[in-house]
RNA sequence: GGAGCCCGAAACGCGGCCGCCGCCGCCCCCUUGCGGGGCGGGGGAGGAAAGUCCGGGCUCCACAGAGCAGGAUGCUGGCUAACGGCCAGUGGGGGCAACCCCAAGGAAAGUGCCACAGAAAACAUACCGCCGAUGGCCCGUCCGGCUUGCCGGGCGCGCACAGGCAAGGGUGAAAAGGUGGGGGCGCAAGCCUUAAUGUAAGAGCCCACCGCGGCCGUGGCGACACGGCCGGCAGGGUAAACCCCAUCCGGAGCAAGUCCAAGCAUGGUGGCCACGGGAUCGCUCGUCCCGCCACCGGGUAGGACGCUGGAGGAUGCCGGCAACGGCAUUCCUAGAGUGAUGGUCGCGACGCCCUUCGCGGGCGCACAGAACCCGGCUUAUUGAAGGCUCCGGCG
RNA sequence: UCCCCGAUAGCUCAGCGGUAGAGCGGGUGGCUGUUAACCACUAGGCCGCAGGUUCGAAUCCUGCUCGGGGAG
Numbered sequence: 001g002g003a004g005c006c007c008g009a010a011a012c013g014c015g016g017c018c019g020c021c022g023c024c025g026c027c028c029c030c031u032u033g034c035g036g037g038g039c040g041g042g043g044g045a046g047g048a049a050a051g052u053c054c055g056g057g058c059u060c061c062a063c064a065g066a067g068c069a070g071g072a073u074g075c076u077g078g079c080u081a082a083c084g085g086c087c088a089g090u091g092g093g094g095g096c097a098a099c100c101c102c103a104a105g106g107a108a109a110g111u112g113c114c115a116c117a118g119a120a121a122a123c124a125u126a127c128c129g130c131c132g133a134u135g136g137c138c139c140g141u142c143c144g145g146c147u148u149g150c151c152g153g154g155c156g157c158g159c160a161c162a163g164g165c166a167a168g169g170g171u172g173a174a175a176a177g178g179u180g181g182g183g184g185c186g187c188a189a190g191c192c193u194u195a196a197u198g199u200a201a202g203a204g205c206c207c208a209c210c211g212c213g214g215c216c217g218u219g220g221c222g223a224c225a226c227g228g229c230c231g232g233c234a235g236g237g238u239a240a241a242c243c244c245c246a247u248c249c250g251g252a253g254c255a256a257g258u259c260c261a262a263g264c265a266u267g268g269u270g271g272c273c274a275c276g277g278g279a280u281c282g283c284u285c286g287u288c289c290c291g292c293c294a295c296c297g298g299g300u301a302g303g304a305c306g307c308u309g310g311a312g313g314a315u316g317c318c319g320g321c322a323a324c325g326g327c328a329u330u331c332c333u334a335g336a337g338u339g340a341u342g343g344u345c346g347c348g349a350c351g352c353c354c355u356u357c358g359c360g361g362g363c364g365c366a367c368a369g370a371a372c373c374c375g376g377c378u379u380a381u382u383g384a385a386g387g388c389u390c391c392g393g394c395g
Numbered sequence: 396u397c398c399c400c401g402a403u404a405g406c407u408c409a410g411c412g413g414u415a416g417a418g419c420g421g422g423u424g425g426c427u428g429u430u431a432a433c434c435a436c437u438a439g440g441c442c443g444c445a446g447g448u449u450c451g452a453a454u455c456c457u458g459c460u461c462g463g464g465g466a467g
Base pairs, nucleotide, nucleotide: 001391002390003389004388005387006386010382012348013347014346015345016344017343018342020044021043023041024040025039026038027037028036029035030033046367050378051377053376054375055374056373057372058253059252060251061250065285066284067283068282070249071248072247073246074245075089076088077087078086079085090104091102092101093100094099105244106243110242111241112238113237114236127169128168129165130164131163134162135161136159137158139156140155141154142153143152144151145150146149177210178209179208180207181206182205183192184191185190211233212231213230214229215228216227217226218225219224257305258304259303260302267296268295269294270293271292272291276290277289278288279287280286312331313330314329315328316327317326318325319324350364351363352362353361354360396466397465398464399463400462401461402460405419406418407417408416413450421437422436423435424434425433443459444458445457446456447455
């Protein structure tokens, strides 16, 4: 200098003027109201306020019940109010590396699917290939028997009918685990050698290593790792296909829900009937409430609480590898409801461009905006800092 | 606040693990005196985006983007 990886922070600053929304204090007015006005003080978006993807608090339904259905999660240990989050590890995968990624239970419960190609795609098979010792068949020859052209037996040549063989040839993403090897002499028996051989041809038949499975031992809380012994191998893949197993989940959501005030009509028509209907709940039970349903008609569209101080932040000490927890001190200041948080000017940062090199001029300064509150995840987005890896150059 | 659906050729849609299709539209040729209709041939697609599962993904899963709809 180039290429890359990780991490935690920041989110332009100060001041003047004019506005908007809450809060506090003082004063004034009268129509004494949850009224109006004036002055002063102080506060007013975020790391994601977003998507609403998870989890919890809170509120109501029964302090949340039973069964079914449904949904979510899925290596181990821990953290937490809880989680599909976080931390630490294990295993697998990617990268030269820093480092990153993984829905990583079960295919030895059952069902389904595996196009094309191929013999065969799952209770494996036999197209091509090799053999055909053994059995069978054809032919030849020899021997024996007799019913004289048949039967039985031996030998030889052949057929490839039965049968034997392979982890083989080709196909495919995938074909019963992979790679390498098994010597010499001899007609044979056998002998020598080797880690290790036989046959008709062969072959896990044998040997070595890797993989796989089982058992045992050691270490670890555990996932698992390491080592030893045994077994030629136990029999494809797919569960982000149905499914099985384990764990968890009651429903709704601040328009939840509570209080006050105001107003109207226990109104009309039709239908169904107490084996009915509604709420909780998708279904059944249970619980609670009640005549119910449809249409027409009538009234309201206000105020207050919930509402923001909380599983809260910062600093220090202690425990823990860490996530996190404990203690002490200290700090907290958005709370709207057609919905505020803005505009403008000056100075100074930062970046880019033009420069007459005068610190001069111009432009820019992201994504985006609370609505009950928290913990996460994901997505959008600006410019810097720190740490680390690889490559190249110079000293 | 809560929930559901969709995205495939220029347009409207089918396809829901195995070589991406139809109708209309476009282009070329034919028919006709000419046009339309009709006939024949033909081009056109990263299946919204990014990851993953699988031998294989438009299709299955996850996360986004955009659009549409519903309930109180």
Molecule: RNase P RNA; transfer RNA
Organism: Candidatus Lambdaproteobacteria bacterium